[in-house]
Molecule: transfer RNA
Organism: Candidatus Woesearchaeota archaeon
RNA sequence: GCGUCUAUAGUACAAUGGCUAGUAUACCGGCCUUCCAAGCCGGCGAUCCGGGUUCGAAUCCCGGUGGGCGCA
Repeated sequence: GCGUCUAUAGUACAAUGGCUAGUAUACCGGCCUUCCAAGCCGGCGAUCCGGGUUCGAAUCCCGGUGGGCGCA
C1' cells in the first nucleotide's frame, strides 16, 4: 500500500430496520451482620466521528479515525 473483520456503560458481552438501547460485573446507597465478606433491594452510567438511505438506523450504504487478521 491492497483486501477483510471490527468499534455499544469503567470492564465483558446482547440487541429481525421498530428504542423506553438490555444483561453480568464494577461503582454508589440501603437492608442483613457485633464488624467485614457473601446475599437481597435500589441507583448511576454507553451506541468512535461526519454524511446518506428510510416513516423509522446501534443495525443498511459511503467517507474518516482507531484496533485485529491476511497478502505484498